The part of an RNA shown here (small-subunit ribosomal RNA, 5' domain) has 544 nucleotides and comes from an uncultured bacterium.
Rfam family: Bacterial small subunit ribosomal RNA.
The coordinates come from a structure-prediction model, not an experiment, and the mean pLDDT is 83.
The full RNA is in RNAcentral, with records from ENA, Greengenes and SILVA.
Context: one part of a larger RNA
Order: sequence, then structure tokens, then C1' cells
RNA sequence: GAGCGAACGCUGGCGGCGUACUUAACACAUGCAAGUCGAGCGAGGAUCGCAGCGUGGGCAACCAUGUUGUGGUCUUAGCGGCGCACGGGUGAGUAACACGUGGGUAACCUGCCCUCGAGACCAGGACAUCUCCUCGAAAGGGGGGCUAAUACUGGAUACGUUCCUCGGGUUGCGAAAUCUGGGGAGGAAAGGUGGCGCAAGCUGCCGCUCGUGGAGGGGCUCGCGGCCUAUCAGCUUGUUGGCGGGGUAAUAGCCCACCAAGGCGAUGACGGGUAGCUGGUCUGAGAGGACGACCAGCCACACGGGGACUGAGACACGGCCCCGACUCCUACGGGAGGCAGCAGUGGGGAAUUUUCCGCAAUGGGCGAAAGCCUGACGGAGUGACGCCGCGUGGGGGAUGAAGGCCUUCGGGUCGUAAACCCCUGUCAGAGGGAAAGAAGAGUGUCAGCGCGAUAACCACUGGCGCUUGACGGUACCUUCAGAGGAAGCCCCGGCCAACUCUGUGCCAGCAGCCGCGGUAAGACAGAGGGGGCAAGCGUUGCUC
Repeated sequence: GAGCGAACGCUGGCGGCGUACUUAACACAUGCAAGUCGAGCGAGGAUCGCAGCGUGGGCAACCAUGUUGUGGUCUUAGCGGCGCACGGGUGAGUAACACGUGGGUAACCUGCCCUCGAGACCAGGACAUCUCCUCGAAAGGGGGGCUAAUACUGGAUACGUUCCUCGGGUUGCGAAAUCUGGGGAGGAAAGGUGGCGCAAGCUGCCGCUCGUGGAGGGGCUCGCGGCCUAUCAGCUUGUUGGCGGGGUAAUAGCCCACCAAGGCGAUGACGGGUAGCUGGUCUGAGAGGACGACCAGCCACACGGGGACUGAGACACGGCCCCGACUCCUACGGGAGGCAGCAGUGGGGAAUUUUCCGCAAUGGGCGAAAGCCUGACGGAGUGACGCCGCGUGGGGGAUGAAGGCCUUCGGGUCGUAAACCCCUGUCAGAGGGAAAGAAGAGUGUCAGCGCGAUAACCACUGGCGCUUGACGGUACCUUCAGAGGAAGCCCCGGCCAACUCUGUGCCAGCAGCCGCGGUAAGACAGAGGGGGCAAGCGUUGCUC
């Protein structure tokens, strides 16, 4: 000099964009943060119709009410499906194939999506909800009975596929891979909702099953690369390798039995300390050094430790089980909980924000869709924490006013500075107007095209109308008034830009280094003046 997730002191007008627990991975009150589908299924409730029957009123039309059947809408828990493995947080652990980079997989997996091929036949038994009984203070259970399905089970079929077996071609150093032919064995499925039709049936859309290829995602593995310490020198028995087996999607001491005695190490093994890694950030002419906040990629973790279940995927932050610590409820028998999600509280600390608004946009989950959910996200709020922009006025104005300070008492200086005159109108203030962000989506209608039966439905494309904005009556524009509301901080001995007076008297004090202060202090304190920066200025800490 430059920089910072800063803090502290003094000061503080406005706006935009960023950014904000670096410490206790300390403990957490409260609310919210993951649901959705009735177009998979059976029930319960509410409500609105239609039809039949009964009762009451009425001449009747009709009204009220009950019941049965049927249909629509809303809603509740349950069965079932998909999601909950994403998104969001944190950096504790980890010196490791964790990360970065480049390879391998002839050792592998992949739900939803796309492509192509083949198919979906027949049958069966349950369990919730519900009802009855019952245990418990509660959390929650136990037993009997009924019932549906895209839930579950059995059988059939099998283009592919898996395994066994017998051949052929191609490729590869090879284990083998790939193409092709024959035989044998194993192994699938589910429906829903529209349209036309008297019906049989035909057909659209969404699903279902077995395979092929893809896309995207992942597992495993290898070369190389990136901390300190030798005041850590030897380390190792599942250790190193083999054979066989188990296990996994898959290789492998990953695990096991047996066999051999190996394996690593001054090119630093083993141990100890420290640490998430990277793209990058800061500095520097560079080489290098230091760092890894925000944003992005990867990893790890979710009260501490361990474990598996479900599933395409987890050993699973807002799932389960066990042990432990802690907190809470209890009828003392027993139960409940996990903010390193968003806010917020206590505590720690020099120090770090609202218990805000909205799903309008972007993105995600579910759904045929309407839509629902979304503290992701979009916004607003707080903090000069940072960067950037703007303002606190402009022009004129000398007898150089008053006043302050200095003085050699002549004067000098603050100083065109002020007053005063003439203007302007940014920002803030008041009034009026008023967005973009909305592309799409939904809905109505019309046209075209595809499927189809020349049709309907449905899908796609396009035209027109209507609806949809949290921010927000905000940005922006305009009108009004009026210089009115808006300047401080540090320094002035040298380094280093800026000097005098008074007070003090090695005192009180200053200080980054050199050093100042003991009666004339440009170095302390105050004042006048001056210098520097400016809504900031200084100080401290840290990096180069």
C1' cells in the first nucleotide's frame, strides 16, 4: 500500500446491489418447513337433486317429514400408489481414492423419462376402515365378526430374458466379450376413465407385464497431485498371498475354514498434531505466499454410539429398533422428545437480523386435469457490515462588518467566509398519475392437423374473449412549497501534508519507531489556524 463474513470509539442525510453466529456440532419454549392422488378401493358424515312408497296439512297444485333406490358436490380416517434418498442446514469427524484430474469396469446397478419389440388369459383367499367385547391415567394395545381394490396369492402362456447344455462366426495377449443356430429348465401382468352404439362391440387417454437400446444418475477400481512433525524408526496376524466357500448389483480378507510366510518402511512406513477438498478468493510485476465466508461441484454428519428394515435408490435431518446422556408428562405401572430446516429464546462471545408477506415468478412432489403442498424460492424488514451512486446548494457580494486568535500595536488572519442581493430544486416532505416483471396456465369459442369409422371423444398447433402480481399504489412520471431538514472524523517533531499562543513543569500525560515532558514544549492539554479523508473517519485484529 492492498484486502476482510470483521469488531471497537466518535459521528451519521438518501438510494441501489450484496452481505450478516468466524465463538458452544451448547441447550432449546412456540409456530411453520412433505405431501398428494376419489380418474386404484370399500366405507362413514354433510349437503343438493331425481324417482317410488308411507304419514300430516290442503279441493288441487303443492308443502313438511320419514324411508328405499339412484346421481352430483364437499369432507374424514382407512386400504392402495407415487413422493418422503430431492430440495434446505452444518463442518463435528476425516490426511482418506475424502477431494481434484485423467483412465478402467471383459466385475456392476439404475424408479420416473425417451425408443423399439412382445404381451395382459383363468381363478382364489385375506387384512384395515367398520362393528362387538376388553386392557390402560395416558401413550397405546388384545380378541371375535363383515368387506373392496391398480393390495396379496395360485395356475396358464413366453417374442425377448435368466440358468444348464451342444455347435458355428468375429474380436481380444487373455479370463472372456459379441453375433448366430439347436435342446432342456425357471420366470409376467391390472386395471381406471372418456366417446359412439339398443346391444354385441369399436375406439381415445392414463396406467400394467416381460425384454432391447438410450439419456441422465450412481457403485467399485487404478495412475498422478495437494499440510506440519524424526524430540514418532521401525510397523503389521485378517496381517500379505493362495485354494475353496459365503456375501454383494458388482470386484475384493469384504467375511469364513484351510495352507504358505508374507506385506509396508529414510522416495519417511507406523505414531502424534492440524484440517472438510475443489472451482476459486486475497495479495504480488511475476514467481510465490496466505486463505477456502457468500455462489457452484464433491464429501461427511443430523443429541452421542451401534444396527438393520422398507425401497430403483438410505443404513435414511423433520423413519424404525437398542444402549447412553439430557429434558418433559405420569394415576409411579409406564410413556414422550431431538432446530447443524425458517423465524425465534437462553447461553457463550468483541460480534452477526424479522417468531414478516406470497406461492404472482423460477424450480420441486403428487395428480388425466382443475389443483393441493413447498420457511426451496421470490420479496419486504433490521445493521454505514461492504461496494457503488447522490445530496448537504449555485452565482454575486469589501468599508475586508462584528467576534475569535496572533501581534513588533503599525497590523495580520479566519475571509467572499458571513450578512445582504439574485437564482436553482437533486434527496427528504405533501398531492396526483402509474408500471415491466405474465411467458405461460386455466376457461369459453372458432379453425387446422393426428388417432379413429367419413364421427364423437381425446391430444397437438393457432386466432379471439375473459381470469391470474406477494413485492405495491413500490419503481417511474408529474405538481406544490421552500435554502429550507442533512458533516463529521483523524492528524499537524522526523518518517509524513499541515504552526502559533496559553496552561502544565520528568507532574499530568503522549508514543508505530526514533523519542517528547525537570519554567520560554511546533511532540502533553486547551484554543485559534492549518493538512488529509468524507457519510464516514480513526483504532485494533488478521493476510500478502